[in-house]
RNA sequence: AUGUGACAAAGGCAAACCCGGCGAAAGCCGGCGACGCAAAGCUAUGGGCCUAAUCCCUACAGGGUAUGGCUGCCAGGCUGCCGAA
Numbered sequence: 001a002u003g004u005g006a007c008a009a010a011g012g013c014a015a016a017c018c019c020g021g022c023g024a025a026a027g028c029c030g031g032c033g034a035c036g037c038a039a040a041g042c043u044a045u046g047g048g049c050c051u052a053a054u055c056c057c058u059a060c061a062g063g064g065u066a067u068g069g070c071u072g073c074c075a076g077g078c079u080g081c082c083g084a085a
Base pairs, nucleotide, nucleotide: 004083005082012037013036018031019030020029021028022027035072041078042077043076045075046074047073048070049069050068055064056063057062
């Protein structure tokens, strides 16, 4: 340095619920909280998933559609703490 991840050490992040706000919604931001996480740090690049404002179709019940989202869905790329085996 790379790989790797322990009944190690120092720490870090923060699910759901609830409250306030933004948004058509999915969801996001802040607070509380802690389910969990060795990248649960960043990135929408590939796949997948969610929503359907707009638009299209309609037998008017609905259906389709991303330019909107999800990185705590899986991968890729970039970066990072520590040092047992």
Molecule: c-di-GMP-I riboswitch aptamer
Organism: Chloroflexota bacterium